[in-house]
Context: one part of a larger RNA
Molecule: small-subunit ribosomal RNA, central domain
Organism: uncultured bacterium
């Protein structure tokens, strides 16, 4: 090297895009590089197999025959890989019509709620809990009406519904980007993966400048309690919101890498294409392309999975190798800190 493995026992990189590098459809023809046979050289002795013989016999010694990765140059083989040249369309991509969508930026706009401010009605209690109090109220609250105002979320519609590569993503409405399927023409392998790379990356943090309505880490208080650095209740500051730059991590999960091909069915549902019927809509059937339940063969320790596979094969990238010590030290890199990435080892059981 060559071996077992990755839903849940240890182990899929958070995610996408690509550089190197592996790997790569059908078919004709060429060449002889990898592969294959042959032949000659080389492979020293000892050792190794096999046989024979000496030492009474082993061990041990001699003799004979064989084997010896690799190499090197010749001579043929041509399926398969590779090269070279032609050619195909079913992988991939391009045009076009059509189509669904909370995709992704920017702007404008809406109504409901809540709070705050002014005015009118009113008068003693409001709030709030298990039941209190803290608070708030005769300086006129709560309740109600009219009128202003601010921020911050979008009720129903809503769906094991859609769209996104993943984090995600939900009023309306313009406008600007993008991806998907469906039907057709074309191009003619133009692909698949992806060590470094490089760009996305919820929350929560941090810089600098806004903004601040509800909520509310953190404080204050009030309860409950032996006690309550909680839980419950009034109050609140960071923060949440926005520009713009930063950090870059999560049970960032399907705990399930990507990518292709094949292998019973049933049924529900989103978006299309065909037929069939019909005035037309619906029904029926065919066929693609999501999402979901169940459920044969198959697998699986079970538990479950099962055309969305954990089944049956190739490709190729990550990780995994007892338990704790440790996702730590110490270097390194990277950040404004916070920390982040990469990652031992003594000891222990």
């Nucleotide at each position: 090297c060559u071996g077992g493995g990755c839903g849940u026992a240890a182990a899929g990189g958070g995610a996408g895009c690509g550089u190197a590098g592996g790997c790569g459809g059908c078919u004709c023809a060429u060449c002889a590089a990898g592969u294959c046979a042959g032949a000659u050289g080389u492979g020293a002795a000892a050792u190794c197999u096999u046989u024979u013989g000496a030492c009474u016999c082993a061990a041990u010694c001699a003799g004979a025959a064989g084997g010896c990765g690799c190499c090197a140059u010749c001579u043929g083989a041509u399926a398969c890989u590779a090269g070279u040249g032609g050619g195909c369309u079913u992988g991939a991509g391009a045009g076009c019509a059509a189509u669904a969508g909370a995709g992704g930026g920017a702007a404008a706009u809406g109504g409901a709620a809540u709070c705050c401010c002014c005015a009118g009605u009113g008068u003693a209690g409001c709030g709030g809990u298990g039941a209190a109090a803290u608070g708030c109220g005769u300086a006129g609250a709560u309740a109600u009406u009219g009128g202003g105002g601010a921020g911050a979320a979008c009720a129903c519609c809503a769906g094991u519904g859609g769209c996104g590569a993943a984090g995600g993503c939900g009023a309306u409405u313009u406008u600007c980007c993008a991806g998907g399927u469906u039907g057709u023409u074309c191009u003619g392998a133009c692909g698949c993966u992806g060590a470094g790379g490089c760009u996305c990356g919820a929350a929560a943090g941090c810089g600098u400048g806004g903004g601040g309505a509800g909520c509310g880490a953190a404080g204050c208080g009030g309860a409950u309690u032996a006690g309550a650095u909680a839980c419950c209740c009034g109050c609140g500051u960071a923060g949440u919101c926005c520009a713009c730059g930063c950090c870059c991590u999560a049970a960032a999960c399907g705990g399930u890498g990507g990518a292709c091909a094949c292998u019973a069915g049933a049924u529900a549902u989103g978006g299309g294409a065909g037929g069939u019927a019909u005035c037309g809509a619906c029904c029926c059937u065919u066929u693609c392309c999501g999402u979901g339940u169940c459920g044969a063969a198959g697998c699986u320790a079970a538990c479950g999975c099962u055309u969305u596979a954990a089944g049956u094969g190739u490709c190729c990238c990550g990780c995994c190798u007892g338990g704790g010590g440790a996702g730590u030290a110490c270097g390194g890199c990277c950040g404004c800190a916070a920390g982040g990435c990469u990652a031992a080892a003594a000891c222990u059981c």